Notes: The RNA shown here (c-di-GMP-I riboswitch aptamer) has 140 nucleotides and comes from Candidatus Moduliflexus flocculans.
RNA sequence: GUGAGUUAACGCUAAACCUGCCGUGAGGCAGGGACGGAAAGCCACGGGGCUACCGAAGUGGAGAUGCGAGAUCGGAGAUUUGGCAAGCGACCAAAUCUCCGAUUUCAAAUCUUACAUCCUUAGCUGGCCGGGCUGCCUCA
Numbered sequence: 001g002u003g004a005g006u007u008a009a010c011g012c013u014a015a016a017c018c019u020g021c022c023g024u025g026a027g028g029c030a031g032g033g034a035c036g037g038a039a040a041g042c043c044a045c046g047g048g049g050c051u052a053c054c055g056a057a058g059u060g061g062a063g064a065u066g067c068g069a070g071a072u073c074g075g076a077g078a079u080u081u082g083g084c085a086a087g088c089g090a091c092c093a094a095a096u097c098u099c100c101g102a103u104u105u106c107a108a109a110u111c112u113u114a115c116a117u118c119c120u121u122a123g124c125u126g127g128c129c130g131g132g133c134u135g136c137c138u139c140a
Base pairs, nucleotide, nucleotide: 002140003139004138005137012037013036017032018031019030020029021028022027035127041133042132043131045130046129047128048125049124050123051122052121055118058117059116060115061113062112063111064110065109068106069105070104071103072102073101074100075099076098077097078096079095080094081093082092083091
C1' cells in the first nucleotide's frame, strides 16, 4: 500500500419507545433506552422515500345542474274487447296508445372544487441505495 474479515482484543455507535427543546412539517438536538451495525464515521453529487409551498381542471375523486330513457301512481282523451241495452249513445271493467303532473332508477353533456395524481421551488432522510472522503484491530 492492497485485499478479506469481526475470529480475538481494546473499544465505538444506537432502532423502536419515553422525556425536554427546536421546526408549519418531514425531521433534528440532548438525556434515558438497545433493535441492530464491520464503516449504522463524515458528505445531499445521482437515484429512491418523506415534508411544505406555488401552480395547473390533463387524469381520477367529490359536489351541482340534468339532453334523454325506463318503472310506479293519479287525471284526461282516443281505439279495441266484454257486460247492460232492440240499436247508437251513456255507464262499468280490462288492454293498448297519446298528453299532463308527481315519485323513483339510469344517464349524455356542462359547471364548480386543489382531495389524490402531475409540475415548479425549497427542505428532510447518510440506520434506503449508489458514489466520494477518512478511520481502529486481526489475518494474508
The sequence is in RNAcentral, with records from Rfam and Ribocentre.